[in-house]
Description:
A computed fold for a 349-nucleotide part of an RNA from an uncultured organism, annotated as small-subunit ribosomal RNA, central domain. Model confidence (mean pLDDT): 90 of 100. RNAcentral holds the full RNA, with entries from ENA, Greengenes and SILVA.
Context: one part of a larger RNA
RNA sequence: CUGGGCGUAAAGGGCGUGUAGGCGGACGGUCAAGUUGGGGGUGAAAGCCCGAGGCUCAACCUCGGAACUGCCUCCAAAACUGAUCGUCUUGAGUCCGGGAGAGGCAUGUGGAAUACCCAGUGGAGAGGUGAAAUUCGUAGAGAUUGGGUAGAACACCAGUGGCGAAGGCGACAUGCUGGACCGGUACUGACGCUGAGGCGCGAAAGCGUGGGGAGCAAACAGGAUUAGAUACCCUGGUAGUCCACGCCGUAAACGAUGUGUGCUAGCCGUUGGGCGACCUAGUCGUUCGGUGGCGCAGCUAACGCAAUAAGCACACCGCCUGGGGAGUACGGCCGCAAGGUUAAAACUC
Numbered sequence: 001c002u003g004g005g006c007g008u009a010a011a012g013g014g015c016g017u018g019u020a021g022g023c024g025g026a027c028g029g030u031c032a033a034g035u036u037g038g039g040g041g042u043g044a045a046a047g048c049c050c051g052a053g054g055c056u057c058a059a060c061c062u063c064g065g066a067a068c069u070g071c072c073u074c075c076a077a078a079a080c081u082g083a084u085c086g087u088c089u090u091g092a093g094u095c096c097g098g099g100a101g102a103g104g105c106a107u108g109u110g111g112a113a114u115a116c117c118c119a120g121u122g123g124a125g126a127g128g129u130g131a132a133a134u135u136c137g138u139a140g141a142g143a144u145u146g147g148g149u150a151g152a153a154c155a156c157c158a159g160u161g162g163c164g165a166a167g168g169c170g171a172c173a174u175g176c177u178g179g180a181c182c183g184g185u186a187c188u189g190a191c192g193c194u195g196a197g198g199c200g201c202g203a204a205a206g207c208g209u210g211g212g213g214a215g216c217a218a219a220c221a222g223g224a225u226u227a228g229a230u231a232c233c234c235u236g237g238u239a240g241u242c243c244a245c246g247c248c249g250u251a252a253a254c255g256a257u258g259u260g261u262g263c264u265a266g267c268c269g270u271u272g273g274g275c276g277a278c279c280u281a282g283u284c285g286u287u288c289g290g291u292g293g294c295g296c297a298g299c300u301a302a303c304g305c306a307a308u309a310a311g312c313a314c315a316c317c318g319c320c321u322g323g324g325g326a327g328u329a330c331g332g333c334c335g336c337a338a339g340g341u342u343a344a345a346a347c348u349c
Base pairs, nucleotide, nucleotide: 003321004320005319006318007303008302012317014201015200016199017198021194022193023192025088026087027086028085029084030083031082033081034080035077036076037075038074039073040072041071042070049065050064051063052062053061054060091191092188093187094186095184096183097182098181103177104176105175106174107173108172109171110154114150115149116148117147118146119145120144121143125136126135162169163168206247207246208245209244210243211242215241216240220236221235222234223233258316259315260314261313262312263311266294267293268292269291270290271289272288273287274286275285276284277283278282298305299304322349323348324347331342332341333340334339
């Protein structure tokens, strides 16, 4: 440099934003860098290749040709790429009018439940299990009634429902705020797509400082079980789980399926809008955006995918290249640490 690939065989970056770069809509003019044609110069000799010749042949040698796929320069062409100028509206965006939503942040409020505390009633058990025991209880437990305190989570609604780029988001109210969608078609006029680095976000666990601590619960203790039981079951129980600020930066971060665009049979559901028809109750039809179930063509090793593609194509990025050694060592960078990231080789099958 190149081939074949990446749902499950090795392989899609956790997600976004965006720099360089790569790629880029319609029409016209100009230029001629890429591109194409032609001319000239150069591309040493030897060698390789072709032809001929000389040593008795050959190796070897001599002569001629071709080749040297390249570079430079001149002339010409203008379809495509590019540059530049002008125009355009379909890509993209803005504006106006709408409705939907657990999208985010902050503050406040609420009820059920749980635990604890106080008081009343009451009087022997409660709890727990396969069965038990540890445990709690006559110093009055459990149960029940009233009162109080605390923290955490928000039953029903709830739905292959919704929202978000992903992680994720679920009581209610208010404030602030992001995005998407539908309709109108007023405006800008290619402003676009992708995106190495960079930057930001990023479940849980974990870390630092300070709070908080009801329930749950690693570690730990005890009771059982068992041959043993550093477990499964039971009784307790500390970090943690919660809040604020700062770190960590990982995951089966999964649709194990990168992003964008175009094209390619149908059928049924659901969700957010628009339009239309009808005897406007409502139903039906149609259209745009999402989300599911089937299914044709096609694809696939098969399973399966099938307009939300794993079909047919284009643009750009990431990644793979036998198993083990190993996501390890060393070095670098990052981190308070835990560790993360980048990432081999010997050896071995």